[in-house]
Context: one part of a larger RNA
This record gives sequence, structure tokens and C1' cells, in this order.
RNA sequence: UGAUGUUGAAGGAACUCGGCAAAAUACUUCUGUAACUUCGGGAUAAAGAAGACCAAAUUUUGGGCAACCAUUUUUUGGUGGCACAAGCCAGGGAGAAGCGACUGUUUAUCAAAAACACAGGGCUCUGCUAACACGUAAGUGGAUGUAUAGGGUCUGACGCCUGCCCGGUGCUGGAAGGUUAAUGCGAUGGGUGCAAGCUCAUUUCUGAAGCCCCAGUAAACGGCGGCCGUAACUAUAACGGUCCUAAGGUAGCGAAAUUCCUUGUCGGGUAAGUUCCGACCUGCAUGAAUGGCGUAACGAUUUCUCCGCUGUCUCCAACAUCAACUCA
Repeated sequence: UGAUGUUGAAGGAACUCGGCAAAAUACUUCUGUAACUUCGGGAUAAAGAAGACCAAAUUUUGGGCAACCAUUUUUUGGUGGCACAAGCCAGGGAGAAGCGACUGUUUAUCAAAAACACAGGGCUCUGCUAACACGUAAGUGGAUGUAUAGGGUCUGACGCCUGCCCGGUGCUGGAAGGUUAAUGCGAUGGGUGCAAGCUCAUUUCUGAAGCCCCAGUAAACGGCGGCCGUAACUAUAACGGUCCUAAGGUAGCGAAAUUCCUUGUCGGGUAAGUUCCGACCUGCAUGAAUGGCGUAACGAUUUCUCCGCUGUCUCCAACAUCAACUCA
């Protein structure tokens, strides 16, 4: 000096990105227990009291023929100690937000999460030799299943809901028409051959799916405007005009895990708050199963605050063990 422990005056988070680490709490019995809530929970909520030993009375259960043995309840009185769940073991708590409903799963070896999954919801395909998948095939899975079944895809408990757009892309449907390959019936011309024929070139017509075309479809991929004016203070604009569009963002929520300007403005909390909470709306660039907004319970999740607690700190010190180091 380091490592692992133990202890510490006064203060008690002033430390720090952050209470990281440590300390504290911890058991049983009794009392008592809030908001909120899906009425199950929340809850060991929180908050408090008692606990050793001795004696007396009282009481439960079991065993035993019985004497009695073991066990148990309550009350009263007393004894000792600094300390009685005397060691080990053994929840810190509360409040407010974000995200995800939950239990679960994951980057074996830097990430455990808000990511994945999930029950629930929707769309779509599939009538059985099913769709779909593997395989060149035979065949196999699906399934010894049969639409309350199976595959694909999106969303993700529950509650309230899920607006407008089919112009583009996709998908589905469509006895017309346009375009379109090989093919097919012909026509014309060339080469060759005595000829039959063989062969080459040009060309009218014929000719499927597809595409064009016509519809439908957004819990399919996706999209959801601009400018100008207007009210008897000012400001603002319920209102009007105009341009464009397939349609111009509805309900909600909103400086948000989304807000650049920005530490927006106001309020709360602090002596002091770029974080936090509640509002406002000027949404650079929110928004409805790429789900929107709430939500009890849950979380080794993220953020803020308080109580308790402490060597995290003010400010370090001592001790124990080990190592390093010096000497032998």
C1' cells in the first nucleotide's frame, strides 16, 4: 500500500451519474391496518406491544388399569442482567409517475429489458388425395385431425373505443374489348430435284394466361393539405372566399421513451430543482389492432420524493487475518 472483515465522536446522503456499497429491518403471539380495486386483492400494508427464568392457581389433548408421564391455555406474584426471537438463521418501509397486464422466455462467455412469449381480439387461406411444409420422386408431416379443425399474418389481459381515404401498390372478382408466344389452316416467292418431294424466307388470319381495362377490399401495404379575409378596445376567429387532393387527422392523448427552438410558460415540491409531478397547446415531426386512451395486481424494470438507517461523505482512524514490501 492492497484485499477481506470488525468498530467508530458529532453530523446523517452534505457522497455520487445514481444511496453504488454498507448499515438498518427480520421470528412468533396479540392489537391494528389507508388510498385504490377487476371485490379476489392491496396486506406481513403502515403503526405498535409482548417474549428469559422461578413459583402458585387454572386449562387442553394424548397415553396408561392405576400411580403417573408427555403436551397445552389463561391469570397472578416474584428473580437476575446493559441487553431475554440474547448465537446461527431471518422482509427496510411509504408516496408519485413511465413502460409492459400478469407467471414465464432471451443475447452459454459485457445487454434480463420497455425486447420475445402469453391468454384474449381480428383478417385471410383450407371441403380432405385440405391448405401449407420437406423431398428429383416414391412418400412423409399436417393428422390416425375434418372449419368449435388446421395453416399464415397482425395485435396483445381487462375497461372505453377503433374515425376518413380504394387515387398508387397488393389481393379478390369480372362470358365484352385492346395487346400478346409457340402452334394451326392458307397465300406468295427462293434453293434443289426428271419428278414425287425436301427445305428456306415473307405474310393475312387463328391463338392462352398475363398486362391494359372495369369493380370490390385498409384489424391489406399505406395516406390523412395550403393561402387570404372577418366580431363595437386589443387579441382571437364560431364565419366567409379561393387553390389543390383519393381523402384532408375524428375520439383521445400531448414539451410526451415522440418537442428542434427549450432549462417553452404557469403552478407544486426545495433556501436554491436542465430531472420530477399537475396544467396549457405554439403536436419542428401524436393519434386509433404499424392499435389510441385508461387501468387494480405484478416487476432483480426506468424516473422523482420522503421516513428509517448508516464511514457514501465532512475526514478519516484503529484493530484482526492474508498478500506485497524490508531484513534474515
A computed fold for a 328-nucleotide part of an RNA from an uncultured Pelagibacteraceae bacterium, annotated as large-subunit ribosomal RNA, domain IV. It was read from a public genome assembly.